[in-house]
This is a predicted structure of a 393-nucleotide part of an RNA (large-subunit ribosomal RNA, domain III) from Marinobacter sp. Its Rfam family is "Bacterial large subunit ribosomal RNA". The coordinates come from a structure-prediction model, not an experiment, and the mean pLDDT is 84. Taxonomically the source falls in Marinobacter (Bacteria, Pseudomonadati, Pseudomonadales, Marinobacteraceae).
Context: one part of a larger RNA
């Protein structure tokens, strides 16, 4: 220069009361503003103790700082069902023998890995300062091992079915959720008016089991044959009858049971704490009303449907069936009851950000889920709810 620029989105503060050496920023009340297809909530990914408590205020906070994502101590992350291991494969990767090359190595068969994708099973409610589909409570499920009864053709690394799937588009049926009435329980105004067609708050309840609806899809069934499916077959798939108009798969949601329970406005004790007092707030307990109807109605179900279109839209495994060696008192399947098992890893917290990627507590960047009200074609706008916040001078 110079106590000068700047103090980082003009969402916004302002009044009491508290702590304290100090209060414009902490902490609690009451106004007031700001968002709200987010600044709300919930996962991934990425951070790794930043979570909770107590305690300091050097240093970090663009200012102070009794406060902090700062320091120091000490606490916390509880699973058969969530999501990983696991089984299975996709691009791709590695690669026994092989092949090529002077080698290093390059390809690449069997076969081993690889999710972003396929594959068994959990909901409600309670509770901690901090975890909870993990703890308790209450109904639940699903695999596997054994044992015992009864039955009785089992058996794969092969056949075969099945999983299994593109775009666009209408129309149907339900359900979330809203709204309103109903019912319950409480109010009657410190300022004219409010016993009324008033005002306020609440009417919530899974998974599973049962049932088999709206609806879609398919003709069943039996007998005989087979150059087909790498052998083999009673399977699959071809081929000829026969007898019947039903039969079988698949399926939201509605009903009932789960519920003689939970929850649940309030009342009623009540630890402590302000207060002179009257009294006002309340940690924790305990009881517990009503808990029904209608319209509206989804981008969610049913729907991997249904109609269309051409550019014809993943694999393998589980799963169902055949039989091949093989075993046929035995081992193996089915079923029903009984005991036992389900190891291991994550879990805190943040996650349109002050915790991630940007040198920062940086107006910049980050994948999904969820979708309230009035108005509106709307997830646009603009004002509210749930909840979060006023962006550290």
């Nucleotide at each position: 220069g110079a106590g000068u620029a700047a103090c980082g989105a003009u969402a916004a503060u302002g009044g009491g009361g508290g702590u304290g050496a100090a209060a414009a920023a902490c902490c609690c009340c009451c106004a007031c503003g700001c968002c709200g297809a987010a600044a709300a909530c919930c996962c991934a990914a990425g951070g790794u103790u930043u979570c909770c408590u107590g305690u300091u205020c050097u240093a970090u906070g663009c200012u102070a700082a009794u406060c902090a994502g700062a320091g120091c101590a000490g606490g916390g992350u509880g699973a058969g069902u969530c999501g990983g291991c696991c089984c299975c494969u996709a691009a791709g990767g590695c690669g026994a023998g092989g092949c090529a090359g002077a080698a290093a190595u390059g390809c690449g068969u069997a076969g081993u890995c690889g999710a972003u994708g396929g594959g068994a099973a959990g909901c409600a409610g309670g509770u901690u300062a901090a975890u909870a589909u993990u703890c308790c409570u209450g109904c639940a499920c699903u695999u596997c091992u054994u044992a015992u009864u009864a039955u009785u053709g089992c058996g794969a690394u092969g056949g075969a079915g099945g999983g299994a799937c593109g775009g666009a588009g209408a129309a149907g049926g339900c359900u979330a959720a809203a709204u309103c009435a109903u019912c319950a329980g409480g109010g009657c105004g410190u300022u004219g008016g409010u016993u009324g067609u008033c005002c306020c708050u609440g009417u919530u309840u899974a998974a599973g089991g049962u049932u088999g609806u709206a609806g879609g899809c398919u003709g069943g069934u039996u007998g005989c044959u087979u150059a087909g499916g790498u052998a083999a077959a009673u399977c699959c798939g071809g081929g000829c009858g026969g007898c019947c108009c039903a039969g079988g798969c698949c399926g939201a949601g509605a009903g009932c049971u789960g519920a003689u329970g939970a929850c649940g406005a309030g009342c009623u004790c009540a630890a402590u704490g302000c207060g002179a007092a009257a009294g006002c707030a309340g940690c924790g307990a305990g009881u517990g009303a009503a808990g029904u109807g209608a319209u509206u109605g989804a981008u969610g179900c049913c729907a991997u449907g249904c109609u269309u279109c051409c550019a014809a839209g993943a694999a393998a495994a589980g799963c169902u069936u055949c039989u091949a060696a093989g075993c046929u008192u035995c081992a193996g399947a089915u079923a029903a009851u009984g005991a036992g098992g389900a190891a291991c890893c994550g879990u805190a917290c943040u996650g349109u950000a002050a915790a991630c990627c940007g040198a920062c507590a940086c107006a910049g960047g980050u994948g999904a889920u969820c979708a309230g009200g009035u108005a509106g074609a709307g997830a646009a706008u603009a004002c509210c709810a749930a909840g979060g916040c006023g962006c550290u001078u």